Predicted 3D model of a 74-nucleotide RNA (c-di-GMP-I riboswitch aptamer) from Methylococcaceae bacterium UBA7658. The prediction has a mean pLDDT of 81. It matches the Rfam family "c-di-GMP-I riboswitch aptamer". Gene Ontology term of the family: cyclic-di-GMP binding.
[in-house]
RNA sequence: GGAAAUUAAAGCUAAACCUGCCGGAAGGCAGGGGCGGAAAGUCACGGAUCCAAUCGGAAAGCCGAACUGCCGAA
Numbered sequence: 001g002g003a004a005a006u007u008a009a010a011g012c013u014a015a016a017c018c019u020g021c022c023g024g025a026a027g028g029c030a031g032g033g034g035c036g037g038a039a040a041g042u043c044a045c046g047g048a049u050c051c052a053a054u055c056g057g058a059a060a061g062c063c064g065a066a067c068u069g070c071c072g073a074a
Base pairs, nucleotide, nucleotide: 012037013036017032018031019030020029021028022027035061041067042066045064046063047062049058050057051056
């Protein structure tokens, strides 16, 4: 000097639930809330799951793949 794991720090995010709005539903958005998260960031490509049953739709905090990202001791 480089790479990188743990830990720590700085931050980040945010379950269930409640309220309002949207939707046929699953579910989504905003506010509150805080179970948790080291990729719980992005992405619907594959598998599983949910809604619908005519087309399709949802979900990334189920698993895998791809892309990207903070700090970094001993």